[in-house]
C1' cells in the first nucleotide's frame, strides 16, 4: 500500500428494513441464625463516528476511526 472480518447495556452475545432483547454482573426484596444458592422485582443503550438511500436503518450504501487476519 491492497484485500477481508469485527464494532449493540459493565461483560458475553442476539435481533427478516417495522416497539433494541437475553444471559451474566449491579441494585432492592423473599428465603436463611448469617451467607451462598434459588425465586421475584428494578435500573442501565446517541447500536464506534459522520453522511446517504428509504414512509421507516442495528440491518442496505459510503467515508472515516479502533482492533484482528491475509497479501506484498
Nucleotide at each position: 500500500a491492497g484485500g477481508g472480518g469485527u464494532g449493540u447495556g459493565g461483560c458475553u452475545c442476539a435481533a427478516u428494513g417495522g416497539u433494541a432483547g437475553a444471559g451474566u454482573a449491579g441494585c432492592g426484596g423473599u428465603c436463611u441464625c448469617c451467607a451462598a444458592a434459588a425465586c421475584c422485582g428494578u435500573a442501565g443503550g446517541u447500536u464506534g463516528u459522520g453522511g446517504g438511500u428509504u414512509c421507516g436503518a442495528g440491518u442496505c450504501c459510503u467515508a472515516c476511526c479502533a482492533c484482528c487476519c491475509c497479501u506484498g
Transfer RNA from an uncultured Clostridia bacterium, 72 nucleotides, folded computationally. Rfam family: tRNA. Rfam links the family to the GO term triplet codon-amino acid adaptor activity. About the family: Transfer RNA (tRNA) molecules are approximately 80 nucleotides in length. By type it is a transfer RNA. The sequence was found in a public genome assembly.